[in-house]
Molecule: transfer RNA
Organism: Occallatibacter sp.
RNA sequence: AGGUCUCUAGCUCAACGGUAGAGCAGCUGUCUCCAAAGCAGCCGGUUCGAGGUUCGAAUCCUCGGGGAUCUG
Numbered sequence: 001a002g003g004u005c006u007c008u009a010g011c012u013c014a015a016c017g018g019u020a021g022a023g024c025a026g027c028u029g030u031c032u033c034c035a036a037a038g039c040a041g042c043c044g045g046u047u048c049g050a051g052g053u054u055c056g057a058a059u060c061c062u063c064g065g066g067g068a069u070c071u072g
Base pairs, nucleotide, nucleotide: 001071002070003069004068005067006066007065010024011023012022013021018055026042027041028040029039030038048064049063050062051061052060
């Protein structure tokens, strides 16, 4: 330099173009003599950035940025 993949909650990951979710973590309650575990609930997001297409974009297209990998 070129090819491919990837970027979504604090972390690991989902999400046929139509309300952004789960698990873990955190917090509260319950239980317990206390704690852990269990159970119930709550909190948490400018979906990497900027444009474009569309009635509507995390999703499709373009450019840029970060990461992984292959070729040289």